Predicted 3D model of RNase P RNA and transfer RNA as a complex of 459 nucleotides. It holds a member of the Rfam family "Bacterial RNase P class A". Rfam classes the family as a ribozyme.
Parts: sequence; C1' cells; structure tokens
RNA sequence: GGAGUUAGCCAAGCAAUCGCGGCUAGUUAGUUCGCUAACUAGUCGAGGAAAGUCCGGGCUCCACAGGGCAAGGUGCCAGAUAACAUCUGGGCGGCGUGAGCCGACGGAAAGUGCCACAGAAAAUAUACCGCCUUUUCAUUUAUGACGAGGUAAGGGUGAAAUGGUGCGGUAAGAGCGCACCGCGCUUAUGGCAACAUAAGUGGCAGGGAAAACCCCACCUGGAGCAAGACCAAAUAGAGAAACUCGCUGCUGAAAUGGCAACAUGACAGUAGCAACAUGCGGCCCGCAUGGUUUCUGGGUAGGUUGCUUGAGUUGCACGGCGACGUGUAACCAGAUGAAUGAUUGUUCACGACAGAACCCGGCUUAUCGGCUAACUCCCCUU
RNA sequence: CGGGGCGUAGCGCAGUCUGGUAGCGCACUGCAAUGGGGUUGCAGGGGUCGGAAGUUCGAGUCUUCUCGCCCCGACCA
Repeated sequence: GGAGUUAGCCAAGCAAUCGCGGCUAGUUAGUUCGCUAACUAGUCGAGGAAAGUCCGGGCUCCACAGGGCAAGGUGCCAGAUAACAUCUGGGCGGCGUGAGCCGACGGAAAGUGCCACAGAAAAUAUACCGCCUUUUCAUUUAUGACGAGGUAAGGGUGAAAUGGUGCGGUAAGAGCGCACCGCGCUUAUGGCAACAUAAGUGGCAGGGAAAACCCCACCUGGAGCAAGACCAAAUAGAGAAACUCGCUGCUGAAAUGGCAACAUGACAGUAGCAACAUGCGGCCCGCAUGGUUUCUGGGUAGGUUGCUUGAGUUGCACGGCGACGUGUAACCAGAUGAAUGAUUGUUCACGACAGAACCCGGCUUAUCGGCUAACUCCCCUU
Repeated sequence: CGGGGCGUAGCGCAGUCUGGUAGCGCACUGCAAUGGGGUUGCAGGGGUCGGAAGUUCGAGUCUUCUCGCCCCGACCA
C1' cells in the first nucleotide's frame, strides 16, 4: 500500500425567523368554583429499525389459573435472564490460506408407514450380465448348449446397494485371515457436563428420511389497552328463536270434602338440590355466576383514567473469560384526526430506509454513505 | 391498533391434511355439419402454483422469511 474479518458509533452540519404537541409558571377573560379558553415566558419533543407481529414477558380481565386428555412448542452441554425459539462461554460437524464464519445439532436397534421411475434386489433381502466347479449332449478336444451348485470381486440401475484400501487366501470368491482407516462395546484418565485422549476388544450388527406419524426429556390456561375501571348522554329499555321451567322443605292461599277440629291443596313467594347456559379454540372433571345465549331492530358514537419513571437508557467504579450483576451520577415524547415542520443564509462527501400510539427484552426484514478500534492474509521498503 | 383468512391457466375453483404425470367448468384456437350466424360434435393450445431461501433423491404440498389482497373487532339497552 492492497484485500478482508469482527465489534461499535453517526444517520447531512451550523445560524436566524415563523409555526405545531405536552408540561410548568404568570396575566387576562369566562365559570356550574371542579375548571376552561386566549396570550406570554421557560422547558421537553421519534428510530436503529418506531416496521413485520415471528418469539418471550410485564400489565388487565376471566377462579391469584385448578386435575386429566387432546393440541402446540423447544431439542449437543453449562450458564445469563422476569422469560424466551434470545444471548454468552464451551463441545462436535462443515467452510475459509487466515482473522473468523455457518449449523432445526436428541432418538431410525420401541413401533407404524414411505423411498416414484429404473433396477435382480429399496431392507424379512436377493442374483440380470458375469466369474468358478460340475452332470448330460454336441463336436474342430477346447469350446458351445441345457441343467445342478458355489459366489458377490467386476459390469449395469438408481439420489441411495449391506464397511473402505492393500496383501494373503481360494476352483472362483467372500472380514475367510491379517495391517491401516472407519464403526460399535468395555475400561482408565481429563472435564460440572457435552465431549476428548489412550489402551483393550468385537469381524462389522440393522441404507435414507423424524422440516412423516411417532418415542424420550422439558415447557405452555384463555383473551388482549377496541384489555379493564369511572362519569355522562340517548331509546320502542322493543321483537323473534333456542335451552331449562323437575324434586324437596318452609310461608301464604283460591277451591273441594267435613257439623267442627282438620285433611287434600291448583297457584304464588322463598331456600336447597338437579338440569341447562355462560365464564372468548376442543373434550371430561371440578369451581364460580345466573335465567342465559343468538339474531333482527333501536340509541349514543362524548369525556376521564389505564398513559408512560420503567425488569428504562447512558457514563463511571467494582465482580465475572463473557452474556450479565451490584453501587453511584445524569437523563426521560405521550398525541386521539392524532404534534417535530416551513422559510432564509451558509458549508460539504449532496443526504438511504423510514414516523411512536399500553410498555419492555429479543429475532427477522429494509437501509445513501461515513467514521473508530482490534485482528488476519498478500506485496513493497528498512 | 389488535385478531383471522386467502394467493394454482384470461375468469371462477379442485388438488396441499397423507411429497412422486397439475386438473375441472367457462373462455380461446382449428376443423366439420349450415347459404351465413348461433348451437352441437371432434381435436388442440395456454401454468413453472405470489416471491426468495431451506429440508428431501424429488416441494403446488413440509419449514422459515417476505409481498399483495380480503374479512372481523366501540359502547348502551
């Protein structure tokens, strides 16, 4: 000097004027004394993704959330955390000369199913061509045809063919034997563990796929701020359908019977049980509430709260390899047709993706360019 | 803002659960019957399943990301 890798930061800058939303203070006006409106001053005012809504939580209501099944999710090990499918460190596998990067990374020997076409055979194995031995027949005496048997080395099919290479061995072959590699098992050592290393041992045992069902381990109740709470206004406080309207006790009681005491007791009220319905995806149990649910029609479509100080962000110190934790200091948008814009001047490298709506931690996706630090490889010079 | 569904030929839809030649109806093209048209019959063309990755030998179908479209959700009684 060139090419890269990782981590982090900025998101055109500065000045003036005008304007918009929130909060605080003041003045003026109105007031139902709660406050409201206007003006002035001060102060704060979008993002790294505010996005997709893909995960995880907080918060709220339904039982402070129960039991079982079903359903769904996660999946090497250890840790971080409120929690996670995230993050950190490690292991293993793959890629790269390297710094580094990537990995849905449990089980196919629990079971069921699948592997089209081709091929002998797609998983209980098996044999098309071939190789070898051999009966019989033919003849050119070494081959051919038919049959019986051995074999899986070679060919061929396929995405995939039952350990690989070599030597020995054999009629030809074959883990049949041996060496190395791979694989399984056992033991020892190191490590919390995943796992690694070493020694011994087994001739080798069963291809793929679990982003097929499934098995194993762990996790998950449902709904969502249009949750939920409060105030105000308005009405035809309407109609239809579905389900239940059963039993027992108590109270009242029409009526009937009776001379009377009294008996039976429709019906009404009330309590309990049962049944039914609801409690926002399914079933059973359990719990709570009760006449409920659905449809049609009708009315109001106003305000307050939830609402932003929170598992918050940043700096520093300490602990930890690190994610992170503890302490301390500073900082903080809250709208509800919904605010951050416009103009002028000036500078440059000429400006990307994009706009909060209950909040937070992640992931993913979009993104003009620029800067900083550490590290790697190549070339040159000393 | 929150929740749910869909995307396959010009149009309307199957097929996706359980991976293996992508189909049906209308429309379109040619031919025949007719003097011509309609109609009928016969034959035929047209798709890379919204897009991009992954799993698999193989993806419309399974998984992830992404784009577009549609639907529902206020309160009172």